[in-house]
Context: one part of a larger RNA
RNA sequence: AUUGAACGCUGGCGGCAGGCUUAACACAUGCAAGUCGAGCGGAAACGAUGAUAGCUUGCUAUCAGGCGUCGAGCGGCGGACGGGUGAGUAACGCGUAGAAAUCUACCUAGUAGUGGGGAACAACCUGUGGAAACGCAGGCUAAUACCGCAUACGUCCUACGGGAGAAAGGGGGCCAAUUCUUGAAAGCUCUCGCUAUUAGAUGAGUCUGCGUCGGAUUAGCUAGUUGGUGGGGUAAAGGCUCACCAAGGCGACGAUCCGUAGCUGGUCUGAGAGGAUGAUCAGCCACACUGGAACUGAGACACGGUCCAGACUCCUACGGGAGGCAGCAGUGGGGAAUAUUGCACAAUGGGCGAAAGCCUGAUGCAGCCAUGCCGCGUGUGUGAAGAAGGCCUUAGGGUUGUAAAGCACUUUCAGCGAGGAGGAAAGGCGUUAAGUUAAUACCUUAAUACUGUGACGUUACUCGCAGAAGAAGGACCGGCUAACUCCGUGCCAGCAGCCGCGGUAAUACGGAGGGUCCGAGCGUUAAUC
Numbered sequence: 001a002u003u004g005a006a007c008g009c010u011g012g013c014g015g016c017a018g019g020c021u022u023a024a025c026a027c028a029u030g031c032a033a034g035u036c037g038a039g040c041g042g043a044a045a046c047g048a049u050g051a052u053a054g055c056u057u058g059c060u061a062u063c064a065g066g067c068g069u070c071g072a073g074c075g076g077c078g079g080a081c082g083g084g085u086g087a088g089u090a091a092c093g094c095g096u097a098g099a100a101a102u103c104u105a106c107c108u109a110g111u112a113g114u115g116g117g118g119a120a121c122a123a124c125c126u127g128u129g130g131a132a133a134c135g136c137a138g139g140c141u142a143a144u145a146c147c148g149c150a151u152a153c154g155u156c157c158u159a160c161g162g163g164a165g166a167a168a169g170g171g172g173g174c175c176a177a178u179u180c181u182u183g184a185a186a187g188c189u190c191u192c193g194c195u196a197u198u199a200g201a202u203g204a205g206u207c208u209g210c211g212u213c214g215g216a217u218u219a220g221c222u223a224g225u226u227g228g229u230g231g232g233g234u235a236a237a238g239g240c241u242c243a244c245c246a247a248g249g250c251g252a253c254g255a256u257c258c259g260u261a262g263c264u265g266g267u268c269u270g271a272g273a274g275g276a277u278g279a280u281c282a283g284c285c286a287c288a289c290u291g292g293a294a295c296u297g298a299g300a301c302a303c304g305g306u307c308c309a310g311a312c313u314c315c316u317a318c319g320g321g322a323g324g325c326a327g328c329a330g331u332g333g334g335g336a337a338u339a340u341u342g343c344a345c346a347a348u349g350g351g352c353g354a355a356a357g358c359c360u361g362a363u364g365c366a367g368c369c370a371u372g373c374c375g376c377g378u379g380u381g382u383g384a385a386g387a388a389g390g391c392c393u394u395a396g397g398g399u400u401g402u403a404a405a406g407c408a409c410u411u412u413c414a415g416c417g418a419g420g421a422g423g424a425a426a427g428g429c430g431u432u433a434a435g436u437u438a439a440u441a442c443c444u445u446a447a448u449a450c451u452g453u454g455a456c457g458u459u460a461c462u463c464g465c466a467g468a469a470g471a472a473g474g475a476c477c478g479g480c481u482a483a484c485u486c487c488g489u490g491c492c493a494g495c496a497g498c499c500g501c502g503g504u505a506a507u508a509c510g511g512a513g514g515g516u517c518c519g520a521g522c523g524u525u526a527a528u529c
Base pairs, nucleotide, nucleotide: 001528002527003526005525006524007523008522009521012376013375014374015373016372017371018369019368020334025332026331027330029329030328031327034077035076036075039074040073042070043069046068047067049064050063051062052061053060054059084287085286086285093212094211095210096209097208098207099206102204103203107200108199109198110197111196112195113194114193115149117147118146124139125138126137127136128135129134168191169190170189171188175183176182177181213259214258215257220250221249222248225247226246227245228244229243230242231241232240262284263283264282265281266277267276268275269274289310290309291308292307293306312323313322314321315320340366342365343364344363348362349360350359351358352357379409380408381407382406389400390399391398392397413470415465416464417463418462419461423456427451428450430448431447432446433445434444435443473518474517475516476515477514478499479498480497484513485512486511487510488509494501495500
């Protein structure tokens, strides 16, 4: 000088930050990942409207998916991001500089297509098993779900084989049925999807050089081991894997083994070199009760997915089932020690959606804590009878001390009252213009009028009101080291970082007066330089 600190005494306000360093110990409860009806069949709930019936005259019942919507289901996208933790790892894990044998959903740009068919399975209905969790059987049905045919690019490769696709919504409407209107599948048009493919962007996988803690009281280690050939496998090079062949490969420039440890940008210290460290924030890695495995998928061998085994907890009708806070709060435990079972999606960002919007313990805020840094206040001026009291005294006085009282002012902050920005961009609904088009429609874009969204929030800030009113302590005073006297004690009681004090005048113990240093803090302990 510093700290994610703790402890003791004390404690007014605000701003900004930080807050389980220990048991990767166990977890009650709530929430933390959903969304799309403009993919689909539909209609459990709610609402509006209409019809019918009853009638208490605005309520009940029934009907109508036709309308707003929508439980459950099929389907799509997202649950691989975001959030947590540091157990493991001394390693191509990280850092840095390179490399070639790769993949990449959504996004951007380009090219070519989007033809014609089919069979199912949920939901639902019926029956049935089980205490439950959850099923089983039969029957019906839709799709952007699934499967063929045709065709195309491309790949392997020269012989064939394999091998794509999907529609939906808006406008207008041939036409049909009615004669108010309704439906609408031809051809037209717009938007958005889908398929194949080429580039890009982004992200990811792989390989290599160098660097990366301690121990030699660890000196030898290695059989898929090192290399080759050939199969297999992967998105991809490769003993990655397998068969055969050869006998190699690493090591005092420290292999192997043991211990410790996530790495970095950085942080602390220091004139620097260096030393220590890796909280918060950011990048990478690893993990998700313990161990193992794959499935799905563009991406996982997947924290809030699946399966198996194990430990633990819970339910049970004893046959069998359920669970995983190292997400946010919170509980027990451990510990010197670390916070609320808060508010909101208003902003930023993310997922889904055409959008409105929905979800979001990410995030934005609030609460608690002097844990730290910074700022402000606890009054200002005047005031000598140098008051009283205290302490000391050579008894004259000195000191506390302009300190107080008194007088005159001020009102920051806190308190009370009133006003009051900014964080708001969006979105909605009209108008106009442009684009598109057969179209003045639809849609998109731009401008503009109106409208309109704030958790924080009793916001920041401003003004008014009252009154010095509500606001100072801690350690130290022998030397180092700024600051001295008296009383008590008498090697006792005690102090102490080192030197050392204390045995009858102790500036070193305890108290008092006085002083010194810091100040909403001051000391002590621990730790680093």
Predicted 3D model of a 529-nucleotide part of an RNA (small-subunit ribosomal RNA, 5' domain) from an uncultured bacterium. RNAcentral holds the full RNA, with entries from ENA, Greengenes and SILVA. Model confidence (mean pLDDT): 85 of 100.